[in-house]
RNA sequence: GUCGGGGGCCGGAUGGCCGCUGGGCGAAAGCCUGGAGGAACUUCCGGGCACCACAGGGCGGAGUGCCAGCUAACGGCUGGGCGCGGCAACGCGACGGAAAGUGCAACAGAGAAAAGACCGCCGAUGGAUCCGCGAGGAUCACAGGCAAGGGUGAAACGGCGGGGUAAGAGCCCACCGCUUGGCUGGCAACAGGCAAGGCAAGGCAAACCCCACUCGGUGCAAGGCGAACAGUGGACGGCCCGAAAGGGCACAGGAGCGGCCCGCUCCCGGCGCCACGGGUAGCCGCUAGAGGCCGCGAGCGAUCGCGGUCCCAGAUGGAUGGCCAUCGGUCUCCGGGAAACCGGGGAUGCCACAAAACCCGGGGUACAGGCCCCCGAUUCGA
Numbered sequence: 001g002u003c004g005g006g007g008g009c010c011g012g013a014u015g016g017c018c019g020c021u022g023g024g025c026g027a028a029a030g031c032c033u034g035g036a037g038g039a040a041c042u043u044c045c046g047g048g049c050a051c052c053a054c055a056g057g058g059c060g061g062a063g064u065g066c067c068a069g070c071u072a073a074c075g076g077c078u079g080g081g082c083g084c085g086g087c088a089a090c091g092c093g094a095c096g097g098a099a100a101g102u103g104c105a106a107c108a109g110a111g112a113a114a115a116g117a118c119c120g121c122c123g124a125u126g127g128a129u130c131c132g133c134g135a136g137g138a139u140c141a142c143a144g145g146c147a148a149g150g151g152u153g154a155a156a157c158g159g160c161g162g163g164g165u166a167a168g169a170g171c172c173c174a175c176c177g178c179u180u181g182g183c184u185g186g187c188a189a190c191a192g193g194c195a196a197g198g199c200a201a202g203g204c205a206a207a208c209c210c211c212a213c214u215c216g217g218u219g220c221a222a223g224g225c226g227a228a229c230a231g232u233g234g235a236c237g238g239c240c241c242g243a244a245a246g247g248g249c250a251c252a253g254g255a256g257c258g259g260c261c262c263g264c265u266c267c268c269g270g271c272g273c274c275a276c277g278g279g280u281a282g283c284c285g286c287u288a289g290a291g292g293c294c295g296c297g298a299g300c301g302a303u304c305g306c307g308g309u310c311c312c313a314g315a316u317g318g319a320u321g322g323c324c325a326u327c328g329g330u331c332u333c334c335g336g337g338a339a340a341c342c343g344g345g346g347a348u349g350c351c352a353c354a355a356a357a358c359c360c361g362g363g364g365u366a367c368a369g370g371c372c373c374c375c376g377a378u379u380c381g382a
Stems, first nucleotide, its partner, number of pairs: 001378010012327007020035006037353001041364002044362005049219004061215005066080005081095001082093004096210002101208002103204002118150002120146003125143002127140005158176002161173003177199001178197004183192003223284003231276004236270001237268001238249004253267005291310008328351002330347007
């Protein structure tokens, strides 16, 4: 230099004018001050918090699934193991159990699990025909033997080489793989030797299932406090005592039902009482927190401990915006220069994805443009 791998960060800046919203001050006018994100998106997991349910156990259901650790917790993260891809840096992996059971495997193929013979190989054995006096030989491939080679398939009942054989075959042997036993290392997942066994037990569990572990439900519209006015319904009717609950004494507003008593109905009375309106409006919950930044320490790391420092949105039809100027990026022209770049002029067209709503930890997804760090391979030069 070229090609690649991993990680982190920024994501327009400054000023002016006009607004919006939370808080403080003020009698008011107004002044001071806080005001989106790395994902505020998605709502896919986990927790806090709140209310409801709940003795304990079983059945059922859902989820998770190599090992160790981190954490409030997780399906997250870190480190490790194994497998696959890559020369490598590194990336990806639902990665427990298929010798408990049930089931599935389209098409193709002879055969898809204690399988099978289409092409093929063989003629040792039986058979047929021929030759030979005979021993025997030749031919055929009917019975039969075989599973090496071909073919089908995602997958064909260990692989590969040699021996062996009529041809073959773990039939025998070496190596590799596998199984069993034990040894060594490791907390473990697992790895590496050793010995024995000729090989049985193919694949699929994001099929049922088995094993182990975890899990109560609903979400801030949770939940708590809780009015006023209109209107509607009801109770009450004098005097005294008492804070009230209540008690005592009087025998009690007006009208109607012919008069009187009882009873019933209507009216009046108080700016009074109770209930409905309505658990409505409003207020709280609400933002100081598993918090941010800096330093030191423990740890490979996720993370944890200690010290210092800071306060950083809380709306409820829902604020965080608009315009202008300058600068930056980008584009373009001219000049200089080998190039990087420098100087000057012009254009403002363009400068993402997206925007809180109880809070927090993760995952996933989107993102114009740009910056930084580390690592690998290869080539050239010193």
The prediction has a mean pLDDT of 78. Predicted 3D model of a 382-nucleotide RNA (Bacterial RNase P class A) from a Fibrobacteria bacterium. A source record names the gene rnpB. Rfam family: Bacterial RNase P class A. On this family, see Frank and Pace, Annu Rev Biochem 1998: "Ribonuclease P: unity and diversity in a tRNA processing ribozyme". The family's RNA type in Rfam is ribozyme. The RNAcentral record of the sequence draws on ENA. Lineage of the source: Bacteria > Pseudomonadati > Fibrobacterota > Fibrobacteria.